Context: one part of a larger RNA
RNA sequence: CUGGGCGUAAAGCGCAUGUAGGCGGUUUGCUAAGUCGGACGUGAAAGCUCCUGGCUCAACUAGGAGAGGUCGUUCGAAACUAGUAGACUAGAGGGUGGUAGAGGAGAGCGGAAUUCCAGGUGUAGCGGUGAAAUUCGUAGAUAUCUGGAGGAACACCAGUGGCGAAAGCGGCUCUCUAGCCCACUCCUGACGCUGAGAUGCGAAAGCCAGGAGAGAGAACGGGAUUAGAAACCCCGUUAUUCCUGGCCGUAAACGAUGUCAACUAGGCGUAGGAGGUUAUUGACCCCUUCUGUGCUGUAGCUAACGCGUUAAGUUGACCGCCUGGGGACUACGGCCGCAAGGCUAAAACUC
Numbered sequence: 001c002u003g004g005g006c007g008u009a010a011a012g013c014g015c016a017u018g019u020a021g022g023c024g025g026u027u028u029g030c031u032a033a034g035u036c037g038g039a040c041g042u043g044a045a046a047g048c049u050c051c052u053g054g055c056u057c058a059a060c061u062a063g064g065a066g067a068g069g070u071c072g073u074u075c076g077a078a079a080c081u082a083g084u085a086g087a088c089u090a091g092a093g094g095g096u097g098g099u100a101g102a103g104g105a106g107a108g109c110g111g112a113a114u115u116c117c118a119g120g121u122g123u124a125g126c127g128g129u130g131a132a133a134u135u136c137g138u139a140g141a142u143a144u145c146u147g148g149a150g151g152a153a154c155a156c157c158a159g160u161g162g163c164g165a166a167a168g169c170g171g172c173u174c175u176c177u178a179g180c181c182c183a184c185u186c187c188u189g190a191c192g193c194u195g196a197g198a199u200g201c202g203a204a205a206g207c208c209a210g211g212a213g214a215g216a217g218a219a220c221g222g223g224a225u226u227a228g229a230a231a232c233c234c235c236g237u238u239a240u241u242c243c244u245g246g247c248c249g250u251a252a253a254c255g256a257u258g259u260c261a262a263c264u265a266g267g268c269g270u271a272g273g274a275g276g277u278u279a280u281u282g283a284c285c286c287c288u289u290c291u292g293u294g295c296u297g298u299a300g301c302u303a304a305c306g307c308g309u310u311a312a313g314u315u316g317a318c319c320g321c322c323u324g325g326g327g328a329c330u331a332c333g334g335c336c337g338c339a340a341g342g343c344u345a346a347a348a349c350u351c
Base pairs, nucleotide, nucleotide: 003323004322005321006320007305008304012319014201015200016199017198021194022193023192025088026087027086028085029084030083031082033081034080035077036076037075038074039073040072041071042069048066049065050064051063052062053061054060091191092188093187094186095184096183097182098181103177104176105175106174107173108172109171110154115149116148117147118146119145120144121143125136162169163168206247207246208245209244210243211242215241216240220236221235222234223233258318259317260316261315262314263313266296267295268294269293270292271291272290273289274288275287276286300307301306324351325350326349333344334343335342336341
């Protein structure tokens, strides 16, 4: 390179936006670049294929014919691709009217609980464990009542419920703000899909500067356990956890399953709409339909497990990635970073 693959065997970038590129709905006319056909030119010799001959045969060799091209010129064809001019509405987007939601940012407010402070009552223990001890307490603890301070998190509701591209999002109210969904089918008229680079977002931990610091709590110090105990258990407690601004850019960032579109049995839940049925109005129930989220399962697929209209089925478009194990999520170099380190990524050697 040709292949074969990527849920669990090696393999889907953590997620998105989007440049180049690749690919692209229905229909009409034109063009003739791709495409197809004819003619002409050229495609040295050797080589290759076929036929015939020469060395006793063969290899070798001589003669003849043919094949061999992203090739050129010219004349045609117009289905497909492309270009161009026009039309369309099934893709895409917009409009109008509605619904739901822990989607995002900022500000304010609330109650429960822990801790601390002050005061009252009150007296000898409390706490902790498998059992203890360290710790706390007669300078009055624990318990209980009243008042206050401060920080962090929001019980119940709560649901294989909802929202978000992913990371993620949960007390209440207000302000600003993004997206989905449903109905109408009113408008634009292919405006689309994917996406190398690039850009942005990106849990936790960590880093820089300034704040805050209740509880929890690496490291550390004690007490235990133990043969030992660098641990598990207990008592303390710093960084951290929280806020603002700036870095870092990684995770079993998982559905271990790239994005988009089409097609291919059903059944049962659940969430948000719309329509219908029924009732006097309204609602429930029931039926239909769209969108999401689950369970089960047919065909089919799969090495099996399992997947199964939310596909791992049947296809198409585009991207990413894999190619035996170790060495190696490494070295060197480059780029990025304050650092920690990240991204890219070998070889010797070895089985």
Predicted 3D model of a 351-nucleotide part of an RNA (small-subunit ribosomal RNA, central domain) from a metagenome. The coordinates come from a structure-prediction model, not an experiment, and the mean pLDDT is 88. The RNAcentral record of the full RNA draws on SILVA.